Predicted 3D model of an 89-nucleotide RNA (c-di-GMP-I-GGC riboswitch aptamer) from a Bacillota bacterium. Its mean pLDDT, the model's own confidence on a scale to 100, is 84.
RNA sequence: CGCGAAAAUGGCAUCCCCGGUGAAAGCCGGGCGCGCAAAGCCACGGGCCUAAACCCCGCAUCUGGGGCAUGGCAGCCGGGUUGCCGUCG
Numbered sequence: 001c002g003c004g005a006a007a008a009u010g011g012c013a014u015c016c017c018c019g020g021u022g023a024a025a026g027c028c029g030g031g032c033g034c035g036c037a038a039a040g041c042c043a044c045g046g047g048c049c050u051a052a053a054c055c056c057c058g059c060a061u062c063u064g065g066g067g068c069a070u071g072g073c074a075g076c077c078g079g080g081u082u083g084c085c086g087u088c089g
Stems, first nucleotide, its partner, number of pairs: 001089002003086002011036002016031006034075001040081003044078003047073003054067004058062001
């Protein structure tokens, strides 16, 4: 440097529930634990989610339609970066 069989010190926590926050997606805290060897960190490329504001249209003053990230997801893939343990190369 590569690799991840069994395991140790340990770590994280899907879904769901409760509380908070947010327009929403989501995020934060607690419980739970599907799973994870980077399920640590970074929105750089792709992808996905949301649409308050903004733009367009309609209505005629609205519980309307459409577009849009400037908001997010690192537990979608790739990339970058840091790191524990160990059979092995």